[in-house]
Molecule: transfer RNA
Organism: uncultured Clostridia bacterium
């Protein structure tokens, strides 16, 4: 250059057309304890990006950035 396949909290996944975008680990605070650790419980923080469908899009389709694997 061809092609497939992925890009969703700091970190790893989950969500394949209608919910307040779910979950773990992390990270604040709080209780518990003499101090931790461990457990409870509370907050934190995300859809690469531009379009375009559609009543609605993290999802469908386009295109651009990046990424993995194949062929050359």
């Nucleotide at each position: 250059g061809c092609a497939u396949c992925c890009g969703u909290a700091g970190u790893g996944a989950a969500g394949u057309g209608g919910a307040u975008a779910u979950c773990a680990c992390g990270c604040a605070g709080c209780c518990c304890u003499c101090c931790g650790a461990a457990g409870g419980c509370u907050g934190u923080a995300a859809c690469a990006u531009g379009g375009g469908u559609u009543c609605g899009a993290a999802u469908c389709c386009c295109g651009u950035c990046g990424g993995a694997u194949g062929c050359a």